RNA sequence: GCCUUCGUAGUGUAGUCUUCAGCACGCUGGGCUCUUAUUCCAGAGGUCCGUGGUUCGAUUCCCGGCGAAGGCG
Numbered sequence: 001g002c003c004u005u006c007g008u009a010g011u012g013u014a015g016u017c018u019u020c021a022g023c024a025c026g027c028u029g030g031g032c033u034c035u036u037a038u039u040c041c042a043g044a045g046g047u048c049c050g051u052g053g054u055u056c057g058a059u060u061c062c063c064g065g066c067g068a069a070g071g072c073g
Stems, first nucleotide, its partner, number of pairs: 001072007010025004027043005048065003052062002
């Protein structure tokens, strides 16, 4: 330098264009308990970037940038 794959919550991971973006762990508050642990209930926290493109509508498809991993030279 070129090619491929990937980027979603603090961490990990689903999501075939439209429906509240889910799940586990973690965090916060409450119930239970003499207390702690266990357990139950509730809550906060989100799509890497673009006044880009397609579309009635994009986390999803396309383009560019940035970043990570792998391969070739």
Predicted 3D model of a 73-nucleotide RNA (transfer RNA) from Stegodyphus dumicola. NCBI's taxonomy places the organism under Eukaryota, Eumetazoa, Protostomia, Entelegynae, Stegodyphus. The sequence is in RNAcentral, with records from Ensembl Metazoa. It matches the Rfam family "tRNA". Rfam links the family to the GO term triplet codon-amino acid adaptor activity. The family's RNA type in Rfam is transfer RNA. The coordinates come from a structure-prediction model, not an experiment, and the mean pLDDT is 80.